[in-house]
Context: one part of a larger RNA
RNA sequence: CGUAGGAUAUUUGAGGGGAGCUGUCUCUAGUACGAGAGGACCGAGACAGACGAACCGACGGUGUUCCAGUUAUCACGCCAGUGGUAGUUGCUGGGUAGCCGCGUUCGGAAAGGAUAAGCGCUGAAUGCAUCUAAGCGCGAAGCCAACCCCAAGAAUAGAUAUCCCUGAAGACGCCAUGGAGACUACAUGGUUGAUAGGCGCCAAGUGUACGAGCCGCGAGGCUUUUAGCUUAGGCGUACUAAUCCGUCGUUUGG
Numbered sequence: 001c002g003u004a005g006g007a008u009a010u011u012u013g014a015g016g017g018g019a020g021c022u023g024u025c026u027c028u029a030g031u032a033c034g035a036g037a038g039g040a041c042c043g044a045g046a047c048a049g050a051c052g053a054a055c056c057g058a059c060g061g062u063g064u065u066c067c068a069g070u071u072a073u074c075a076c077g078c079c080a081g082u083g084g085u086a087g088u089u090g091c092u093g094g095g096u097a098g099c100c101g102c103g104u105u106c107g108g109a110a111a112g113g114a115u116a117a118g119c120g121c122u123g124a125a126u127g128c129a130u131c132u133a134a135g136c137g138c139g140a141a142g143c144c145a146a147c148c149c150c151a152a153g154a155a156u157a158g159a160u161a162u163c164c165c166u167g168a169a170g171a172c173g174c175c176a177u178g179g180a181g182a183c184u185a186c187a188u189g190g191u192u193g194a195u196a197g198g199c200g201c202c203a204a205g206u207g208u209a210c211g212a213g214c215c216g217c218g219a220g221g222c223u224u225u226u227a228g229c230u231u232a233g234g235c236g237u238a239c240u241a242a243u244c245c246g247u248c249g250u251u252u253g254g
Stems, first nucleotide, its partner, number of pairs: 001153001005164007015150004021049007033038001051107005059101004066094005071086006112144002118138004165253001170248004174190005195241003198237005204230003211224005
């Protein structure tokens, strides 16, 4: 831009893509078969491997924006307390969200149609015979469907429901943003407001702060104190910022 107005929601499915795996064990049954040794078809069930998809409650990683410990050195005048640098994490121990696997859940199926090789029925040419010439049936991890996903730019551009409008409806710009993301797009919100920040409470992490008191010559310990601090999480709260506004868009429904 088109789908002859606009918006929202729900859809049909032409067409396309994905998937399609295998093993072991048990029962049937030590049966059929076989002198024995050995040892089934068919059918039923259990488990496993690899592969794939989704997810993060548990388990386990990462988590340079969180907490703590600690060495050397420098600085804040000194003590104390902090900060910088040592790889743009100094090193070490943990760790929320998010993202993940080593984790969890699920999948391949079953049933169907037409067939291949093959096996048949009926049956002539050829009074017999013959699966084939007419006709009919069975038959594969393969084919078509079935299962999952995309899908009306499927230009034959589909369908249904509801709502709105004539300088309008609506869309875009702009702004606050993230569940989205290279940009764009998408999604949420823009005061008739919880969109982000701040603040409060909670969850969760770390592990008991500073200061003070007491004990010890001291390093240090105990109490105050399951403290102090706290990123991405949840709920709440207009305190701050989404101000103001602009452009497009009409008269056969364009």

This is a predicted structure of a 254-nucleotide part of an RNA (large-subunit ribosomal RNA, domain VI) from a Candidatus Omnitrophota bacterium. The RNAcentral record of the full RNA draws on ENA. The source organism's lineage runs through Bacteria, Pseudomonadati and Candidatus Omnitrophota. Its mean pLDDT, the model's own confidence on a scale to 100, is 87.